[in-house]
Molecule: transfer RNA
Organism: Patescibacteria group bacterium
């Protein structure tokens, strides 16, 4: 240095004919218990690595940076 892939809630990840985002775990409150732990319930966290263009509209198309993964040199 060039190619191909992937980057979204603390973690793991659903959404792929563009139409303003769900879930599991973990956390937070209540209930249950002498008390824990288990089980029920309800809640809080994420506009989706950045910046720009397309477009009434982008997590979802293109560009360009940035990180991680691989192959070639």
């Nucleotide at each position: 240095g060039g190619g191909c892939c992937c980057g979204a809630a603390g973690u793991u990840u659903a959404c792929c004919u563009g139409g303003u985002u769900g879930a599991a775990c973990a956390c937070u409150g209540c209930a249950u218990u002498c008390g824990c732990a288990u089980u029920g319930c309800a809640g809080a966290g994420g506009c989706a690595g950045g910046c720009g263009g397309u477009u009434c509209g982008a997590g979802u198309c293109c560009g360009c940076c940035c990180g991680g993964g691989u192959c070639c040199a």